[in-house]
RNA sequence: AUGAUCCUUCGGGGCAGGGUGAGGAGGAAACUCCAAUUCCCGACCGGUGGUGAUGCCCCCCUGGAGGGGACGAGCCCAUCAGCCUCAGCGGUUGAUCCCGGUGAGAAUCCGGAGCCGACAGUAUAGUCUGAUUGGGAGGAGGAUCAA
Numbered sequence: 001a002u003g004a005u006c007c008u009u010c011g012g013g014g015c016a017g018g019g020u021g022a023g024g025a026g027g028a029a030a031c032u033c034c035a036a037u038u039c040c041c042g043a044c045c046g047g048u049g050g051u052g053a054u055g056c057c058c059c060c061c062u063g064g065a066g067g068g069g070a071c072g073a074g075c076c077c078a079u080c081a082g083c084c085u086c087a088g089c090g091g092u093u094g095a096u097c098c099c100g101g102u103g104a105g106a107a108u109c110c111g112g113a114g115c116c117g118a119c120a121g122u123a124u125a126g127u128c129u130g131a132u133u134g135g136g137a138g139g140a141g142g143a144u145c146a147a
Base pairs, nucleotide, nucleotide: 002146003145004144005143006142007141008140009139010138017041018040019039023034024033025032026031043127044126045117046116047079048078049077050076058069059068060067061066074115075114082092083091084090096113098112099111100110101109119130120129121128
């Protein structure tokens, strides 16, 4: 280092600011006050595994040329949660091969623009509240056995 069986532990982020006023309250009235993180302007966020040229940063090897490692995607591939199902099996599950740059090579790098976001509740919710002191893809460390 590999395989099998276990143990421990970890394992999701986000409406600043402004506007409108469904509705409600007070009043004899004029009118006043409260009222959306859901609407409008705007702001903000990005689970897990894989892939990830080159360069920068970092680490290692080398006299050097150079080589190796690490890092690196919300919208590329896969997957969890959610939803369907009495349950299990199973099914379902969003969004740019946009524009420019570098380069031999980029849906992953750099710059710009665009787009997406379960269920229930409630004034219509990716961001509030709830299911959830839950579940979880998986990460890290450790034990035993095998060859």

The RNA shown here (FMN riboswitch aptamer (RFN element)) has 147 nucleotides and comes from Firmicutes bacterium UBA3576. Its mean pLDDT, the model's own confidence on a scale to 100, is 79. It was read from a public genome assembly, where an Rfam model found it.